[in-house]
């Protein structure tokens, strides 16, 4: 220089689901109903590997926005996968 990977930071955009009930008082605890996009947790296919002589069986690697609902969230703030944009490091190729 290249924005191609990875990471880490600034800005901005960013859904869902009771401002529910007692309490205490605005935080927070306890019920109940709920949500799924901080985080974590399970799995298909294929792949290899052991047995087995059969078109099996068994374990290993295996993905999310799907699943689960610990966690977290169910006014506003704040957080908030992913998106975009600016900087830096590394790696990769010129």
């Nucleotide at each position: 220089c290249a924005c191609c990977a990875u990471c880490a930071u600034c800005g901005g955009g960013a859904a869902g689901a009771g401002a529910c009930u007692g309490u205490a008082c605005c935080c927070g605890c306890a019920g109940c109903a709920c949500c799924g996009a901080a985080g974590g947790g399970g799995c298909a296919a294929a792949u290899c590997g052991a047995a087995u002589g059969g078109u099996u069986u068994c374990g290993a690697u295996g993905a999310a926005u799907c699943u689960c609902u610990c966690a977290g969230g169910u006014a506003a703030a704040a957080g908030g996968a992913c998106c975009c944009g600016g900087u830096a490091a590394u790696g990769u190729g010129c």
A computed fold for a 94-nucleotide RNA from an Anaerolineae bacterium, annotated as Glycine riboswitch aptamer. It was read from a public genome assembly, where an Rfam model found it. The prediction has a mean pLDDT of 80.